[in-house]
RNA sequence: GCCGGGGUGGCGAAAUUGGCAACCGCAGGUGACUUAAAAUCACCCGCUCGCAAGGGCUUGAGGGUUCGAGUCCCUCUCCCGGCA
Numbered sequence: 001g002c003c004g005g006g007g008u009g010g011c012g013a014a015a016u017u018g019g020c021a022a023c024c025g026c027a028g029g030u031g032a033c034u035u036a037a038a039a040u041c042a043c044c045c046g047c048u049c050g051c052a053a054g055g056g057c058u059u060g061a062g063g064g065u066u067c068g069a070g071u072c073c074c075u076c077u078c079c080c081g082g083c084a
Stems, first nucleotide, its partner, number of pairs: 001083007010026003019067001028044005046057004060076005
């Protein structure tokens, strides 16, 4: 240099034909249970504005297509593998 795969919450990981981004697991928080703890069970758990109801933003970065993009197209960047 060329080819292929990948980058999504704190971490891992899903998302079907483009149609509510974050299901599931881990970690964490609160509560229940316990004399106390462990285990177990219930609920919560991206960022931001707001008293609240609710709103805005978020899939490595920037742009494009589309009513609508994690998904399709272009450029860049980082990681893994292959060829030279």
Predicted 3D model of an 84-nucleotide RNA (transfer RNA) from Candidatus Yanofskybacteria bacterium RIFCSPLOWO2_02_FULL_44_18. The prediction has a mean pLDDT of 81. Lineage of the source: Bacteria > Bacteria candidate phyla > Candidatus Yanofskyibacteriota.